[in-house]
RNA sequence: CUCCCCACGUGACGCUAUCUCGUAUACCGCCCCAGGGUCGGAAGGCAGCAAGGCAAUACGGGCUCUAGCGGGUGCGUGGGGAGUCC
Numbered sequence: 001c002u003c004c005c006c007a008c009g010u011g012a013c014g015c016u017a018u019c020u021c022g023u024a025u026a027c028c029g030c031c032c033c034a035g036g037g038u039c040g041g042a043a044g045g046c047a048g049c050a051a052g053g054c055a056a057u058a059c060g061g062g063c064u065c066u067a068g069c070g071g072g073u074g075c076g077u078g079g080g081g082a083g084u085c086c
Stems, first nucleotide, its partner, number of pairs: 001083011013070005019062007029054003037046003
């Protein structure tokens, strides 16, 4: 000096998700509950359908973020081995 192996760090790439987006959900959960109902003399309560939101589940999409994984992956550092020259 060249090559090989190992470890660590860092990056790129790829895949996946407990990351992210969309759709659906008869029954069941949570929030909020127009109208209507109900209690009340009233004020004001109570239960609560639909709509809306969340969660869960299913299906589908994505890799911007996050996480995990992968190797005939770039660079760096350290260790080991082999070869060549002096």
Molecule: Bacterial small signal recognition particle RNA
Organism: Flaviflexus equikiangi